[in-house]
RNA sequence: GAUGUUCUUCGGGGUAUGUGAAAUUCAUAACCGACGGUAAAAGUCCGUGAACCCGCAAGGGUUGAACCGGUGAAAUUCCGGUACCGACGGUAGAGUCCGGACGGGAGAAGCACAUU
Numbered sequence: 001g002a003u004g005u006u007c008u009u010c011g012g013g014g015u016a017u018g019u020g021a022a023a024u025u026c027a028u029a030a031c032c033g034a035c036g037g038u039a040a041a042a043g044u045c046c047g048u049g050a051a052c053c054c055g056c057a058a059g060g061g062u063u064g065a066a067c068c069g070g071u072g073a074a075a076u077u078c079c080g081g082u083a084c085c086g087a088c089g090g091u092a093g094a095g096u097c098c099g100g101a102c103g104g105g106a107g108a109a110g111c112a113c114a115u116u
Stems, first nucleotide, its partner, number of pairs: 001116005007110004015029004030096002032086002034048004043084002052061003066082005088099003
């Protein structure tokens, strides 16, 4: 240094105005982007997690969205441009409010021990 095990800690962001009896839900404008991977950094490439369904459980099913141009050895990841997407319940119709949730969680870091 690598691998395994126990334990500990960490582990999701975002609104203004207008109309209206009532809307962070409509309209206009704005804002946000979990984790691992990938020849080079990703909300929209490949997967994982959360939500939902089935199951006593292990586990299984299901799960949104991008193109064009440029640079380069290499980028659907960078730069420029123009787009698009966002569980369930509540409520004036919700990615941004409230709730399940002081929950769960992909995973990350660290200590110790073991193996190499």
The prediction has a mean pLDDT of 85. The RNA shown here (FMN riboswitch aptamer (RFN element)) has 116 nucleotides. Of the family's consensus pairs, 97% are formed in the model.